[in-house]
Context: one part of a larger RNA
């Protein structure tokens, strides 16, 4: 644990209500009496005569039919009347007539009040000191060794007290101690259900010492060298009984089907936050009788978000301009005073902001009205009553407030999940799709077609070389920098020959003037011409002490077609370090990756089809429905199976009753039946009554195993 039997909304009284009967201005009770027939008012106290309009259902009448028309209980509105207030009112209540009684259900109150659980409190109740803690009485126990207190003798010594120095002597909560006995300090040893034993090692061991048998103290009491210890394995108040079915806003459980309809996790209030109570939100029922909307368009309005801006307030960067000359640095001057500049103040360009800024200004969105749409005589709107259950809520998206952040907190709006199954996201509460009666057939959605696995190893184009990737999100992105490819653009130069390469020139005046020990292009300072030229710097780098001396700019041949920059997109690499083969679901994959486009295809309880069941609605029924339904947790309504035991009444049964064990069929289902075996005397359909009436759970109770 497992079988098998037990086991949990029940009685009364009372109150509400739905229903069904009786009787009815009464009802009931034997009767006192109740409850109704008369109400208002705090009270004295006063006291309600049939009105009018609208109009629902029904009823006449009219009309083939659709409707019409009249009356119109119920109901609506308005008067009227009572009666309170008040000078008087507006006003509150009430009146224009239905109750009572019983009985079936449902509920609220009192009661143990579905069961089951506390720790606890109390007592004109009792049992306990055989444990154990003190007291008291009569007993016993303490090897062995060590120190050696006071007294006492005696030598020495003093005048005298006294000193010393040697024996004696034997005190002591005194030493050692594996003697006995007690204790339990450390092995965090072995052992054990439990402060238990064991081993080792420790502590005390003539003393507030240990111990044994009798004996005293008793529960708000005792005893305590004091630790709230102990007081029979029970002690910050023993155990037992009983008050007691103590009380639990707290946990656990709370037993047969089937149809219907379906929430909340919020407001307010609360010695309230685990609970209640009123609303809300769920169900049924009754009135009511014609609108009612969560739709979409337009039109007339309403707004200050989002964004944008800088016209106000406020913050902010860099300049101009003017001003005052107070203030800081600072300069000039002997002072006196001046100048300069920062900063200050106005006025303009200018650069960035703002929940508590606005010169603007959306999309949504809110109201009226007006048309359509949508649901409603197969009854909406409103109303009234019965019965609930909720008062921990969560996720995700948008847009907040806190917070470095959080699978965080704290809100508004929707949607879902809780209450939800089924496909897809590998796996999965809430993310996509889509909401489910049974059954079969068929199209798709979300994803998805290389193999696990249904379905193209499909088509065109193009990027990627990194296993990048093969991941819609939950999910998990890494960042400055920097390398390499692709595409847009935008401009320059180019067969009057463009870019790269390569061969040549790259010069004269002049070593340009100063400076300089030197200065020749090339320490540094000035200019930076002018000529010859295809071109060619009074030099851009290297280099000499300075000169030379290589290059570059610039020009020229050769060569034949693109070449340079800039903005911006894409993607790939590096940057890039963690502990399992570690993260595409796996293989494995150059597509089976990414981009852009196209067609097929597979895919669900979605939709389509057929047939059955069920609901709902019409109908007396049979039966029928174009159309519209079918998920569900808390809970709300309906209909039913079984058991048991009384009355009525129909049956079976020794030619074989219940029981039991197997099987076989009917029913949506609790469940009924039929057969066979075994068993050996009773059982049972139908109506209808009343329940100790239906088990898987409660560390549920008792037996078995």
């Nucleotide at each position: 644990g497992c079988c098998a039997g037990g086991g949990a909304g029940u009685u009364u009284a009372u109150a509400g209500g739905c229903g069904u009967g009786g009787c009815g201005a009464g009802g009931c009770g034997a009767a006192a009496g109740c409850c109704g027939a008369a109400g208002g008012g705090a009270a004295a106290c006063c006291a309600a005569g049939u009105g009018u309009c609208c109009g629902c259902a029904g009823c006449a009448c009219c009309g083939c039919a659709a409707g019409g028309u009249g009356u119109c209980a119920g109901g609506g509105a308005c008067g009227u009347c009572g009666u309170g207030g008040u000078u008087a009112u507006u006003c509150g209540c009430g009146a224009u007539c239905a109750g009572u009684c019983a009985c079936u259900c449902c509920u609220g109150u009192a009661a143990g009040a579905c069961c089951c659980g506390a720790a606890g409190c109390c007592g004109u109740u009792g049992u306990g000191a055989u444990c154990u803690a003190c007291u008291c009485c009569c007993g016993a126990g303490c090897a062995g060794g060590g120190c050696g207190a006071a007294g006492c003798u005696g030598g020495c010594u003093u005048g005298a007290c006294g000193g010393u120095c040697a024996g004696u002597g034997g005190a002591g909560g005194c030493c050692c101690g594996a003697a006995a006995c007690u204790a339990u300090u450390g092995g965090u040893g072995g052992u054990a259900u439990a402060u238990u034993c064991c081993c080792u090692u420790u502590a005390g061991g003539u003393g507030a010492c240990u111990u044994g048998g009798g004996u005293g103290u008793a529960g708000g009491g005792g005893u305590g060298a004091u630790a709230g210890u102990c007081c029979u394995g029970u002690c910050g108040a023993a155990c037992a009984c009983g008050g007691c079915a103590a009380u639990a806003g707290c946990g656990a459980g709370u037993u047969c089907c089937c149809c219907u309809c379906a929430a909340a996790a919020u407001g307010u209030g609360u010695c309230u936050c685990a609970g209640c109570a009123c609303a809300g939100c769920g169900u049924c029922c009754u009135u009511g009788g014609a609108g009612c909307g969560u739709g979409a368009u337009a039109a007339a309005g309403a707004g200050g978000u989002a964004g944008a801006g800088c016209a106000c307030u406020g913050a902010u960067u860099a300049g101009a301009c003017g001003g005052a000359g107070c203030g800081g640095u600072u300069c000039c001057g002997a002072a006196a005073g001046g100048g300069a500049u920062c900063a200050c103040c106005g006025u303009u360009u200018u650069u960035u902001c703002a929940a508590a800024c606005u010169c603007c200004g959306a999309a949504u969105u809110c109201u009226u009205u007006a048309u359509c749409c949508g649901c409603g005589u197969a009854g909406a709107a409103g109303a009234g009553g019965g019965c609930a259950g909720u008062u921990g809520g969560g996720u995700g998206u948008a847009c907040g407030g806190g917070g470095u952040a959080a699978g965080c907190u704290u809100g508004u709006a929707c949607a879902c999940c809780u209450a939800u199954g089924c496909g897809g996201g590998a796996u999965u509460g809430a993310c996509c799709g889509c909401a489910c009666g049974u059954u079969g057939g068929g199209u798709u959605a979300a994803g998805g077609a290389c193999c696990c696995u249904a379905a193209a190893u499909g088509c065109u184009a193009g990027c990627u070389a990194a296993g990048u990737g093969u991941g819609a999100a939950c999910u998990g992105c890494a960042a400055a920098a920097g390398c390499g490819u692709c595409u847009c653009u935008a401009u320059u130069c180019a067969a009057a020959g463009a870019c790269a390469g390569u061969c040549g020139g790259g010069a004269g005046g002049u070593a340009g003037g100063c400076u300089c020990a030197g200065a020749a292009g090339c320490a540094g300072c000035c200019a930076u011409c002018c000529u010859u030229u295809a071109a060619a710097c009074a030099a851009c780098g290297c280099g000499u002490a300075a000169u030379a001396g290589c290059g570059g700019a610039c020009c020229g041949g050769c060569c034949g077609a693109g070449a340079g920059u800039g903005c911006a997109g894409a993607u790939u690499c590096u940057g890039a370090a963690g502990a399992u083969u570690u993260c595409c679901g796996g293989g494995g994959c150059u597509a089976a990756g990414c981009u852009a486009g196209c067609u097929u295809c597979c895919g669900a309880u979605a939709c389509c089809c057929a047939a059955c069941c069920c609901a709902a609605g019409c109908g007396a029924a049979a039966g029928c429905u174009u159309g519209u339904g079918g998920g569900u947790u808390a809970g709300g309504g309906g209909g039913g199976c079984g058991a048991a035991c009384g009355g009525g009444u129909u049956g079976c049964g020794c030619a074989g009753a219940a029981g039991u064990a197997g099987g076989g069929c009917u029913g949506u289902g609790a469940a009924g039946u039929c057969c066979u075996a075994u068993g050996g005397a009773g059982c049972u359909g139908c109506c209808u009554g009343u329940u100790a009436u239906g088990a898987a759970u409660a560390u549920c109770c008792u037996g078995g195993u």
The part of an RNA shown here (large-subunit ribosomal RNA, domain II) has 705 nucleotides and comes from a Microcaldota archaeon. The full RNA is in RNAcentral, with records from ENA. The coordinates come from a structure-prediction model, not an experiment, and the mean pLDDT is 81. NCBI's taxonomy places the organism under Archaea, Nanobdellati, Microcaldota.